[in-house]
């Protein structure tokens, strides 16, 4: 200097052919318990790395960018 892959809640991850952003830890309340914890029920958490573009609509398609890792040199 080329190339490939990753990047989405606090953590690991889904997420199909562009058409309502989800799980399971962990975390708030309630429950249960003599207490804790487990178990049950609810809830809170996201401008999908980052700017642009397409499009009626983007996490998903196109351009750029930055960040982590592998590979070639």
């Nucleotide at each position: 200097g080329g190339g490939g892959a990753a990047g989405u809640a606090g953590c690991u991850u889904a997420g199909u052919u562009g058409g309502a952003a989800a799980a399971g830890c962990a975390u708030u309340a309630g429950u249960c318990u003599g207490u804790c914890a487990c178990g049950c029920u609810a809830g809170a958490g996201a401008u999908c790395g980052c700017g642009g573009g397409u499009u009626c609509a983007a996490g998903c398609c196109c351009c750029g960018u930055c960040u982590u890792u592998c590979c070639c040199g």
The RNA shown here (transfer RNA) has 73 nucleotides and comes from Entransia fimbriata. The sequence is in RNAcentral, with records from ENA. Its Rfam family is "tRNA". Its mean pLDDT, the model's own confidence on a scale to 100, is 82.